[in-house]
Molecule: transfer RNA
Organism: Nanobdellota archaeon
């Protein structure tokens, strides 16, 4: 260089036929404990990798880039 999947919370991953984004972990706070942990509640965090483009609407369809993996030369 080709082609092929893949990028979504800190991290691990889900998201259905394009309808306005969630688990589990962590992290705060509280509540229970002598302390911690564990366990119970409650919460905080994201313009979906970056431009564009289709659509009333894009995480999802589509072109380019830019990253990471795998195979091929």
């Nucleotide at each position: 260089g080709a082609u092929c999947u893949c990028g979504u919370a800190g991290c691990u991953c889900a998201g259905u036929c394009g309808g306005u984004a969630g688990a589990g972990c962590a992290c705060a706070u509280g509540g229970c404990u002598g302390u911690a942990g564990a366990c119970c509640a409650u919460g905080g965090g994201g313009u979906c990798g970056c431009u564009g483009g289709u659509u009333c609407g894009a995480g999802u369809c589509c072109a380019g880039c830019c990253g990471a993996g795998a195979u091929c030369g």